[in-house]
RNA sequence: CAUGGUAUCGGGGAUGGAGUCCCCUGAUAAGCGCCCAGGUUGGGCUGAUGACUCCUACUCAGGC
Numbered sequence: 001c002a003u004g005g006u007a008u009c010g011g012g013g014a015u016g017g018a019g020u021c022c023c024c025u026g027a028u029a030a031g032c033g034c035c036c037a038g039g040u041u042g043g044g045c046u047g048a049u050g051a052c053u054c055c056u057a058c059u060c061a062g063g064c
Base pairs, nucleotide, nucleotide: 009026010025011024012023013022016055017054018053019052020051021050033045034044035043036042037041
């Protein structure tokens, strides 16, 4: 220096925070949503979760 393996570790899983679990990845990485027309532009759609629970924000309905 290159390659491979491991993980006491770090990072990530389309909008915030916490806990638990799961998954991915090792900085040349994981990740940076979908649909239509179209070429970097315009229009439309779902969700604060990877999953579960709770909080916050937002939205809808009802009651006081």